[in-house]
Molecule: transfer RNA
Organism: Candidatus Micrarchaeia archaeon
RNA sequence: GGGCCGGUAACUCAGCCUGGUAGAGUGACAGUCUUAUAAACUGUAAGUCAUGGGUUCAAAUCCCAUCCGGCCCA
Numbered sequence: 001g002g003g004c005c006g007g008u009a010a011c012u013c014a015g016c017c018u019g020g021u022a023g024a025g026u027g028a029c030a031g032u033c034u035u036a037u038a039a040a041c042u043g044u045a046a047g048u049c050a051u052g053g054g055u056u057c058a059a060a061u062c063c064c065a066u067c068c069g070g071c072c073c074a
Stems, first nucleotide, its partner, number of pairs: 001073007010026004020057001028044005050066005
């Protein structure tokens, strides 16, 4: 230098192909239960969907550029 994959909640990831309310598990907090703790159960909060731009009535999703990480080739 070229190619491919990835970046979404504090963490691990799904959702992207086929545009239409942003989700799960873990963790945190509160509650129920318990003499108490743990476990179990219930609830709550937590997101500029890497960044910028474009297309569209509408973008995490499609297009372009850029940044970061991994792998391969040179």